[in-house]
Context: one part of a larger RNA
RNA sequence: UUGGGUUUAAAGGGUGCGCAGGCGGCCAUGCAAGUCAGCGGUGAAAGCCCGGGGCCCAACCCCGGAAGUGCCGUUGAUACUGUAUGGCUGGAAUGCGGUCGAGGCGGGCGGAACGUGGCGUGUAGCGGUGAAAUGCGUAGAUAUGCCACAGAACGCCGAUAGCGGAGGCAGCUCGCCAGGCCUGCAUUGACGCUCGGGCACGAAAGCGUGGGGAUCGAACAGGAUUAGAUACCCUGGUAGUCCACGCCGUAAACGAUGGACGCUCGUCGUCGGCGACAGAAUGUCGGCGGCCAAGCGAAAGCGAUAAGCGUCCCACCUGGGGAGUACGGUCGCAAGGCUGAAACUC
Numbered sequence: 001u002u003g004g005g006u007u008u009a010a011a012g013g014g015u016g017c018g019c020a021g022g023c024g025g026c027c028a029u030g031c032a033a034g035u036c037a038g039c040g041g042u043g044a045a046a047g048c049c050c051g052g053g054g055c056c057c058a059a060c061c062c063c064g065g066a067a068g069u070g071c072c073g074u075u076g077a078u079a080c081u082g083u084a085u086g087g088c089u090g091g092a093a094u095g096c097g098g099u100c101g102a103g104g105c106g107g108g109c110g111g112a113a114c115g116u117g118g119c120g121u122g123u124a125g126c127g128g129u130g131a132a133a134u135g136c137g138u139a140g141a142u143a144u145g146c147c148a149c150a151g152a153a154c155g156c157c158g159a160u161a162g163c164g165g166a167g168g169c170a171g172c173u174c175g176c177c178a179g180g181c182c183u184g185c186a187u188u189g190a191c192g193c194u195c196g197g198g199c200a201c202g203a204a205a206g207c208g209u210g211g212g213g214a215u216c217g218a219a220c221a222g223g224a225u226u227a228g229a230u231a232c233c234c235u236g237g238u239a240g241u242c243c244a245c246g247c248c249g250u251a252a253a254c255g256a257u258g259g260a261c262g263c264u265c266g267u268c269g270u271c272g273g274c275g276a277c278a279g280a281a282u283g284u285c286g287g288c289g290g291c292c293a294a295g296c297g298a299a300a301g302c303g304a305u306a307a308g309c310g311u312c313c314c315a316c317c318u319g320g321g322g323a324g325u326a327c328g329g330u331c332g333c334a335a336g337g338c339u340g341a342a343a344c345u346c
Stems, first nucleotide, its partner, number of pairs: 004317003007300002012314001014201004021194003025088007033081002035077008049065006091191001092188005097182004103177007110154001115149007125136002162169002206247006216240001220236004258313006266291009295302002319346003328339004
């Protein structure tokens, strides 16, 4: 390069925005760069191929032809691509109207529970386990009543539900910001899709500075268990878990399934809107699920939310180990991230 693939065999980038690039709706006209056709030039010789000939044959050699798929010029064709101009509304977007949601940010407030402190009642145990012990308790614990403080998380509702691009999002309320969907009308008139590099976002853990510290709890200590027990169980417990600001940039970041558009039998449920209301049902658009026709698939399974049938763009794969290692580069305070081999070996 040709070709084949990426749910589970190797392989979809964590997610979005988006420059370059690639690709791109309907109609008309001009041009003729791509494209197609005719003609001309060139495409050295030798060689290869075809025909003929010379050495007895062959190798070898000689003559003629073809080919040389290309390049250049010229004359035309105009369906497609391109380009220019004009137009269109179906793609896309905007506005008006309605509606939905744990979407984001900031503030205020609430109750339950855990913990601690104070006061009261009360007395000998409590706690914990498979059983125990460490631990706590006559300096009055555990239990119970009232009061106070503090931090973190929001039971029921709750869903097989909703929202978000992903990560993710849940007490109530106020403010601000953003988004989806629906309906009819209006407006712009292809303004679109994808996206190397780039930029932004990105759970948890971790890092820096300052604060906070109730609970839980790596490390650590002790008690058990055990042959041992650097564990599982128990009693404690530091970092952390929480907040502000700044880093980190990873994940089974999963639907292990990139994005966009069109097309392809039905059925059941549910959320939001429209519509219809007679108590509706049917219908319709958008989402979330279950079962399936065709088709696909190695099978499991997928099946209008495709893994079916097509088009466009990006990313990625090419036997296992060595290895996501080494080296180099780059980013980071560090931890480490990204990029990413080879020898050797099976």
Molecule: small-subunit ribosomal RNA, central domain
Organism: uncultured rumen bacterium